[in-house]
RNA sequence: GCUGAGGUAGCUUAGCUGGCUAAAGCGCUUGACUGUGGAUCAAGAGAUCAAGGGUUCGAAUCCCUUCCUCAGUACCA
Repeated sequence: GCUGAGGUAGCUUAGCUGGCUAAAGCGCUUGACUGUGGAUCAAGAGAUCAAGGGUUCGAAUCCCUUCCUCAGUACCA
């Protein structure tokens, strides 16, 4: 360089054929419980969906460009 897969909450992931308010686990905060802590229970906060543009009534989802990660492969040395 080429091909393929991927980038969604602090971390790990789901999100099907475009459709109503983007979901879960762990973690975090508060409360209950406890002598304290852990565990458990209840509630809550936390997302420019990598960036930009396009299509559409409507985009995390489709198209284009760019950036980054991983795997394979080619070339030079």
Molecule: transfer RNA
Organism: bacterium